[in-house]
Context: one part of a larger RNA
RNA sequence: UUGGGCGUAAAGAGCUCGUAGGUUGUUUGUUACGUCGGAUGUGAAAACCUGAGGCUCAACCUCAGGCCUGCAUUCGAUACGGGCAAACUAGAGUUUGGUAGGGGAGACUGGAAUUCCUGGUGUAGCGGUGGAAUGCGCAGAUAUCAGGAGGAACACCGGUGGCGAAGGCGCCGCUCUGGGCCGAUACUGACGCUGAGGAGCGAAAGCGUGGGUAGCAAACAGGAUUAGAUACCCUGGUAGUCCACGCCGUAAACGGUGGGCACUAGGUGUGGGCUCCAACCAACGGAGUCCGCGCCGUCGCUAACGCAUUAAGUGCCCCGCCUGGGGAGUACGGCCGCAAGGUUAAAACUC
Numbered sequence: 001u002u003g004g005g006c007g008u009a010a011a012g013a014g015c016u017c018g019u020a021g022g023u024u025g026u027u028u029g030u031u032a033c034g035u036c037g038g039a040u041g042u043g044a045a046a047a048c049c050u051g052a053g054g055c056u057c058a059a060c061c062u063c064a065g066g067c068c069u070g071c072a073u074u075c076g077a078u079a080c081g082g083g084c085a086a087a088c089u090a091g092a093g094u095u096u097g098g099u100a101g102g103g104g105a106g107a108c109u110g111g112a113a114u115u116c117c118u119g120g121u122g123u124a125g126c127g128g129u130g131g132a133a134u135g136c137g138c139a140g141a142u143a144u145c146a147g148g149a150g151g152a153a154c155a156c157c158g159g160u161g162g163c164g165a166a167g168g169c170g171c172c173g174c175u176c177u178g179g180g181c182c183g184a185u186a187c188u189g190a191c192g193c194u195g196a197g198g199a200g201c202g203a204a205a206g207c208g209u210g211g212g213u214a215g216c217a218a219a220c221a222g223g224a225u226u227a228g229a230u231a232c233c234c235u236g237g238u239a240g241u242c243c244a245c246g247c248c249g250u251a252a253a254c255g256g257u258g259g260g261c262a263c264u265a266g267g268u269g270u271g272g273g274c275u276c277c278a279a280c281c282a283a284c285g286g287a288g289u290c291c292g293c294g295c296c297g298u299c300g301c302u303a304a305c306g307c308a309u310u311a312a313g314u315g316c317c318c319c320g321c322c323u324g325g326g327g328a329g330u331a332c333g334g335c336c337g338c339a340a341g342g343u344u345a346a347a348a349c350u351c
Stems, first nucleotide, its partner, number of pairs: 003323004007305002012319001014201004021194003025088007033081002035077008048066007091191001092188003095184005103177004110154001115149007125136002162169002206247006215241002220236004258318006266296012300307002324351003333344004
């Protein structure tokens, strides 16, 4: 390589968009490139296979046929694939009417709480722990009341509930804005799927410049614990956490499960639509249907665990990735980055 694989054994890229490429619905016509058949030429000899013959046999040798799976030319076939032409509407999209939502961005506001400041009341403790101590407090703390400042986060509702491609998203209202779902059919007419490279997005930490800093808190300091204690516990506390702009580009970025389409028992719950029945209106209820999110479970699959119409079942299309452990996601080189580092990615050696 072929093959076999990728939930947990090695293996799905963090996610999306999209270039090339691969692949691609139904019908008709045409072409004859692929495909299939015939003929002709060629496909050296030897070798190989089959048959026959010659050395007394055999090895060996000779003869004949086959083989040489190929290539070219030519004559045909036209189901399938391709090209071209025409058409279709079941895929895809547009239109229109509704609808749910912590989807995104910006500016503004609200209340609870912590801390700090000012003033009042008030007096000797407070705080903290397994127990203590460091710490704070007669210069009046803790407690309590009133007022003020400032920053960050939004209790309850809250839900295997919702939205988003993923990361992720939660006080209230406003402005701008993306996507989904359902119903209706009018339109376009295969416009689809996937996607090497590429581009964009991408938690936390970290970096740069400027701002901000209530609480929390790496580092650091002190108090304890201990044989020691560079920890766990306590008292403090700076980066950081927050904002703006720019980098970084990684995570157990996990459903450890790439995307699309189709098919294959059911049961039950829940979120969003629509239709029908019932109902004075309505809430509620019953039946059906489409789209999501869960649980249970048959066939089937699986090494087992388990998965099971949200498949890990049955098939097709496309991409990524794996190939014994260590060395090593390392070295070297390239590319990217301000740096930290990221990405691509070996070998010797060893078991």
This is a predicted structure of a 351-nucleotide part of an RNA (small-subunit ribosomal RNA, central domain) from an uncultured bacterium. It matches the Rfam family "Bacterial small subunit ribosomal RNA".